[in-house]
Context: one part of a larger RNA
Molecule: small-subunit ribosomal RNA, 3' major domain
Organism: uncultured Meniscus sp.
RNA sequence: UGACGGGGGCCCGCACAAGCGGAGGAACAUGUGGUUUAAUUCGAUGAUACGCGAGGAACCUUACCUGGGCUUAAAUGUAGGUUGACAGGGCCGGAAAUGGUUUUUUCUUCGGACAGCCUACAAGGUGCUGCAUGGUUGUCGUCAGCUCGUGCCGUGAGGUGUCGGGUUAAGUCCCAUAACGAGCGCAACCCUUACCGUUAGUUACCAUCAGUUCGGCUGGGGACUCUAACGGGACUGCCACCGUAAGGUGAGAGGAAGGUGGGGACGAUGUCAAAUCAGCACGGCCCUUAUGCCCAGGGCUACACACGUGUUACAAUGGCCGGUACAAAGGGCAGCUACUGUGCGAACAGGUGCAAAUCCCGAGAGCCGGUCCCAGUUCGGAUCGAAGUCUGCAACCCGACUUCGUGAAGCUGGAUUCGCUAGUAAUCGCGCAUCAGCCAUGGCGCGGUGAAUACGUUCCCGGGCCUUGUACA
Numbered sequence: 001u002g003a004c005g006g007g008g009g010c011c012c013g014c015a016c017a018a019g020c021g022g023a024g025g026a027a028c029a030u031g032u033g034g035u036u037u038a039a040u041u042c043g044a045u046g047a048u049a050c051g052c053g054a055g056g057a058a059c060c061u062u063a064c065c066u067g068g069g070c071u072u073a074a075a076u077g078u079a080g081g082u083u084g085a086c087a088g089g090g091c092c093g094g095a096a097a098u099g100g101u102u103u104u105u106u107c108u109u110c111g112g113a114c115a116g117c118c119u120a121c122a123a124g125g126u127g128c129u130g131c132a133u134g135g136u137u138g139u140c141g142u143c144a145g146c147u148c149g150u151g152c153c154g155u156g157a158g159g160u161g162u163c164g165g166g167u168u169a170a171g172u173c174c175c176a177u178a179a180c181g182a183g184c185g186c187a188a189c190c191c192u193u194a195c196c197g198u199u200a201g202u203u204a205c206c207a208u209c210a211g212u213u214c215g216g217c218u219g220g221g222g223a224c225u226c227u228a229a230c231g232g233g234a235c236u237g238c239c240a241c242c243g244u245a246a247g248g249u250g251a252g253a254g255g256a257a258g259g260u261g262g263g264g265a266c267g268a269u270g271u272c273a274a275a276u277c278a279g280c281a282c283g284g285c286c287c288u289u290a291u292g293c294c295c296a297g298g299g300c301u302a303c304a305c306a307c308g309u310g311u312u313a314c315a316a317u318g319g320c321c322g323g324u325a326c327a328a329a330g331g332g333c334a335g336c337u338a339c340u341g342u343g344c345g346a347a348c349a350g351g352u353g354c355a356a357a358u359c360c361c362g363a364g365a366g367c368c369g370g371u372c373c374c375a376g377u378u379c380g381g382a383u384c385g386a387a388g389u390c391u392g393c394a395a396c397c398c399g400a401c402u403u404c405g406u407g408a409a410g411c412u413g414g415a416u417u418c419g420c421u422a423g424u425a426a427u428c429g430c431g432c433a434u435c436a437g438c439c440a441u442g443g444c445g446c447g448g449u450g451a452a453u454a455c456g457u458u459c460c461c462g463g464g465c466c467u468u469g470u471a472c473a
Stems, first nucleotide, its partner, number of pairs: 001473002003470003007467007015457002019420005026312008034303002042053002064298007076122009088103006106113002124287002127285003133281002135276003138272001140270001145184006151160003164175003190264004195232007209219003235258001238252001239250004314413001318372007330361003335354002339350004379410001384405007426449007
C1' cells in the first nucleotide's frame, strides 16, 4: 500500500422487511449430468454452465459411427509434357459416390487460345494448445470510482490532492484545506415516448357542402386524427419555509410533463491465466493413399435415474356453446392472399388485389345470453388406437396439423427457493427472425386489461467511503 475480520461508524441496492405471483409435488417440452451405444460429434460447469453456442439436427446441416470409394485432391495459379476432348444423351453395373460402353463433339490469323489428363510446386485439416495470441464477450457494475502533471511531506515503499463538515442518484456540488489544476469515468450531447406549434397532404374527416348502388364510396376540403421533418417546452426558472453555501421540504402556483419525467443505446482503471483456436484471424505442434476429400445408411431424437429452465393443469374470479366489440408492432412475389365452391376439419379447387400508409395476413382476455352444480367432474389433457391433410426426392428410425375414439397423473405441492416498486407484477392474445416443413411451450418485439405493498434498516446477501487490528501478500 492492499487484502481480510462472526472489529467499529456512515450510506446504498427488490438485499431484507411489507405485499403479489411463481419454482420445489404431477404430466409433458427442452437443456445438462450419468448410463448405454458402432456413434450417441464438439464446446459452455458456483454466482458469471444447464430453452447456452443452435435466429430452426428427417437427407443436407454434420464436425460423430459403419460401409463403399479418391490421392494435386473441392477451388486457384505457375512451369513442362500430352490429347482433342470434357460436359451432355442412351445402355449396363452400383445403395450412391462413381465405373464401363456407345453416340454427339472445339476455335485458329497456324504463333496459339480453350478444355481435359499426366508430372513438379504451392493444398487441405471443425486435429492439439483460449495457459502463446488478436478480435469479441460474460462478471463485479451503470457500482462511483481509477489516475496524471507540478508542488509539498517521507531515507524509501509511498502519501497528499481523492481527507474533514454538509449535500447528491453520482469523486454531484458547496465550504474548509499544502495543495493547485487536469484526464478517464458520472451527468449532458444521441434514439424513443408523453404536450404544443410550423411545414406537408393519393392515410384520416359529413367537421363543412353536394351526389350516393350507403362503404370516405365519389366530387370536394387542409379543419381534426395521423404520418415525418424542423422547432418550442422543464431550468429548482417562480413563490413560501429551512440553510453561510451547495441544497432540502411543500397535495404551493403555473404546466401535457417537476425536481434525472418514463424507457433505451452508452459499461472508467481493473478482477476472475473467466469464455471462445468450432464464427473469423493467427504463433507453435501434429496428420499427408489420411487426423484430408466424396457418397449411402445410421447417430446427434438412446433411457433405470438425477438436476436446471419452461408449458399445461389441478377448476365455478371456472369449463363448454351461441352472439357481439376494440389494438399495436411487423411481414408479404418460388410471397401474403380477398372472394366463391367442396370438405365436420386440417385443407383443396377456382380466382382477385398487392413489390403494398393504397391489396392481403389479423386478435384474445372483454361484454351479452345459455348450460354445467363441486364430482377426479362437461375439470385436466398425457398416453394409445384408427382414418386423414400438408411440406418435401423421401416423414420407419425422426415432422407438424386435423377428425373420431381412448381418457393417465394431478384436488395447490416438504425443507428450501425465484421474480417484481407502476402502466410495473399478474393476465390476454398478436407479430417477426431462422425456415420447404417443423418437434417454438424457446428467443426477440408489440399492444389489450391492469393491482397490492414499502413501518423501517435489527437481521441475510452484494457494494461504496472513512477508521481500527493483523503472525497474510